[in-house]
């Protein structure tokens, strides 16, 4: 000083890990301005009957808890993992030319 490889390192990526969120199960959830059934009352009618309907009941919407196994995203100061790539500026190993 030249060749080759490794490893850090830097870039893509894939698996797994975590952690949010999403989707999912549960319960809870509207004076009226959701839905159904609407005592009582009201209106309409001779009546039979019909009409809107308050609470009350039951059901649900945002939402609010609280579970959680897959799945779906999206994040990582997270792995002595895989793959692929970059580069010789760093450490490290062959091999080699020369003073």
């Nucleotide at each position: 000083g030249g060749c080759c490889g490794g490893g850090a390192u830097c870039c893509g990526u894939g698996c797994a890990a975590u952690a949010a969120g999403g989707c999912g199960g549960u319960g809870c959830g509207a004076a009226c301005c959701u839905g159904g059934u609407c005592a009582g009352g009201g209106g309409g009618g001779g009546a039979a009957c019909c009409c809107a309907g308050c609470a009350g009941c039951c059901a649900u919407a945002a939402g609010c808890a609280u579970c959680a196994a897959a799945c779906c995203u999206u994040a990582u100061g997270u792995g002595c993992c895989g793959c692929g790539g970059a580069g010789c500026g760093c450490c490290u190993g062959g091999c080699u030319g020369g003073a």
This is a predicted structure of a 99-nucleotide RNA (Bacterial small signal recognition particle RNA) from Candidatus Kuenenia stuttgartensis.
It was read from a public genome assembly, where an Rfam model found it.
It matches the Rfam family "Bacterial small signal recognition particle RNA". Rfam classes the family as a non-coding RNA gene.
Lineage of the source: Bacteria > Pseudomonadati > Candidatus Brocadiales > Candidatus Brocadiaceae > Candidatus Kuenenia.
The coordinates come from a structure-prediction model, not an experiment, and the mean pLDDT is 76.